[in-house]
Molecule: RNase P RNA; transfer RNA
Organism: Polyangiaceae bacterium
RNA sequence: ACAGCCGCUCAGGUGAUCGCUUGGCCCUCACCGGCCGAGAGGAAAGUCCGGGCUCCGCAGGGCAGGAUGCCGGGUAACGCCCGGUGAGGGAAACCUCGAGGAAAGUGCCACAGAAAAUAGACCGCCCGAGCCUUCAUUGAGGCCUCGGGUAAGGGUGCAACGGUGGGGUAAGAGCCCACCGCGCAAUCGGUAACGGUUGCGGCACGGCAAACCCCAUCCGGAGCAAGGCCAUGUAGAGGGGCGUUCGAGGGCUGCCCGCCCGAGCCCCAGGGUAGGCUGCUCGAGGUGCUCGGUAACGAGCAUCCCAGAGGAAUGAUCGCCGGCGUGGCUCAGGUGACUGGGCGACGCAACAGAACCCGGCUUACGAGCGACUGUGACC
RNA sequence: GGCCCCAUCGUCUAGCGGUUAGGACAUCGGCCUCUCACGCCGGUAACCGGGGUUCGAGUCCCCGUGGGGUCGCCA
Numbered sequence: 001a002c003a004g005c006c007g008c009u010c011a012g013g014u015g016a017u018c019g020c021u022u023g024g025c026c027c028u029c030a031c032c033g034g035c036c037g038a039g040a041g042g043a044a045a046g047u048c049c050g051g052g053c054u055c056c057g058c059a060g061g062g063c064a065g066g067a068u069g070c071c072g073g074g075u076a077a078c079g080c081c082c083g084g085u086g087a088g089g090g091a092a093a094c095c096u097c098g099a100g101g102a103a104a105g106u107g108c109c110a111c112a113g114a115a116a117a118u119a120g121a122c123c124g125c126c127c128g129a130g131c132c133u134u135c136a137u138u139g140a141g142g143c144c145u146c147g148g149g150u151a152a153g154g155g156u157g158c159a160a161c162g163g164u165g166g167g168g169u170a171a172g173a174g175c176c177c178a179c180c181g182c183g184c185a186a187u188c189g190g191u192a193a194c195g196g197u198u199g200c201g202g203c204a205c206g207g208c209a210a211a212c213c214c215c216a217u218c219c220g221g222a223g224c225a226a227g228g229c230c231a232u233g234u235a236g237a238g239g240g241g242c243g244u245u246c247g248a249g250g251g252c253u254g255c256c257c258g259c260c261c262g263a264g265c266c267c268c269a270g271g272g273u274a275g276g277c278u279g280c281u282c283g284a285g286g287u288g289c290u291c292g293g294u295a296a297c298g299a300g301c302a303u304c305c306c307a308g309a310g311g312a313a314u315g316a317u318c319g320c321c322g323g324c325g326u327g328g329c330u331c332a333g334g335u336g337a338c339u340g341g342g343c344g345a346c347g348c349a350a351c352a353g354a355a356c357c358c359g360g361c362u363u364a365c366g367a368g369c370g371a372c373u374g375u376g377a378c379c
Numbered sequence: 380g381g382c383c384c385c386a387u388c389g390u391c392u393a394g395c396g397g398u399u400a401g402g403a404c405a406u407c408g409g410c411c412u413c414u415c416a417c418g419c420c421g422g423u424a425a426c427c428g429g430g431g432u433u434c435g436a437g438u439c440c441c442c443g444u445g446g447g448g449u450c451g452c453c454a
Base pairs, nucleotide, nucleotide: 001375002374003373004372006370007369008368009367010366012321013320014319015318016317017316018315020039021038022037023036024035025034026033041351045362046361048360049359050358051357052356053223054222055221056220060257061256062255063254065219066218067217068216069215070084071083072082073081074080085099086097087096088095089094100214101213105212106211107208108207109206122154123153124150125149126148127147128146129145130144131142132141133140134139162180163179164178165177166176167175181203182201183200184199185198186197187196188195189194227278228277229276230275238268239267240266241265242264249261250260251259252258285304286303287302288301289300290299291298292297323348324347325346326345328343329342330341331340332339333338380453381452382448383447384446385445386444389404390403391402392401397434406422407421408420409419410418427443428442429441430440431439
C1' cells in the first nucleotide's frame, strides 16, 4: 500500500434575525404581552419478540391453540445477550448454526432404477438339469432354456441396507480377522453439554419433524383509541316480539365444564355525539468512580433532571469556524515521477421525525478511529 | 396510533413439496369470409424481493417491499 476481519465513537459546532411548542416568574379578571430556560434518534422506522402500566370477576379444571428447543450463566422478562460444547465454512484473523426425539406411532421420498425400507435378482458371477457343437463317454465350449445360490462387480439415483484390506468360499456374504465408523458398558476429566481411555457387541439403526406428531419448558385475553373524570348524548315518546325460580338475557379468554348476576332484554322506525381534562413522563433513568465477575451483568457511593405535542411543536435564512472532494496559485525537498506545507475559490454533507414507557431483534444509512490476519515492496 | 389481511401472465383466477406453473378474457399470427364480426388452430405472456429447510419450494420458515381494511376492526 492493497485485500480482509472484528470492535468502538460521532451524527458538525457557534452567533444573529424571524417564527413554533412548552415550564417558571412578572403583568393582567382573563386572553394578549415581556423576561429567563428546555425542545427527536441510533435507528424515533418495521411492529418481529419480551416486560411495565391499565381494564376485563386476580383468571379454578380440561380441551384447543401458540412459542421455544445443545449446556451453563445474565436479566423484570425474552425467541435477547455472555461464556462454553458439538457441527460446518475460511489459508488465517474470524464467522455461521430453528443444534431435543426418526431403535412411540403415522406419512412422504417425484424421475430414474431390479429394488426407496417387513428389502430386492435387470446385467453379471457360481452350481445343477436339459439341449447344441467338438472324433469323442465321465473332458472342453455355447449370443440357448429351466431351477437354484449370490448384494462382491456393473448400472440408477439426493440417498442402495456399514467402509477399506485380507482370509475364506462353487461363487459370495461380518461368514471370520485387522483398522475405521456405529451402538452399549465401565472409568477418568468437566457443574453440564461433551471429551479422553479401555472393554464388549458382528451391525440391529437410510433420509425428512422449517411433514403430522412425541417429549420438556413457558404463555389468561385485550390494548393508552387501555382506563378514569366532566360535558354532550343514543334520554323521553311510538310500533312489534320474548321473559320473571317452567327463568329471558347478561358476565367470566377461543371452546367446554364449572361459577356468578339476574328483571328486564331484543327488533323496527326516527334522531344525536364524536369535545375538554387526566393517564403523561423521575425512569428496570443518565454520567463518573470503586469493587465482584473471563464476560453478559451486578453491587455501592457521588452527581444530574434530560421533549411531552395532541391534525400533532422541535423550523428557516445569513455570517464565522471545522470536515470531505475538485481543480488553481505559491513555498520547501528531490535529477525526476512525486512528497509535505500555506492561501483563496467552487461544490458536497447520509438514513431519517417522538405519539404511554422501557429491554432487545431486524431493516435503512454517512463519517472517523483502533486491534488483528494475509500478501507485496523497502529499510 | 394500535390491530388485522393480501400479493401468481395486461386483467380475473386454479395450483396435496415432484416433469416444461393450468384456465378464461385480452393481445399477436394464421385459417374461414368479398370484408368485418363470430368460429377454428397456434403463439407471446406470470409466481413481489432476499435468505434458509429440503434431493427438490409458487407451496414450508424467517427478514424485508408494496398494497388494502378503517366508527358494516378499536374513541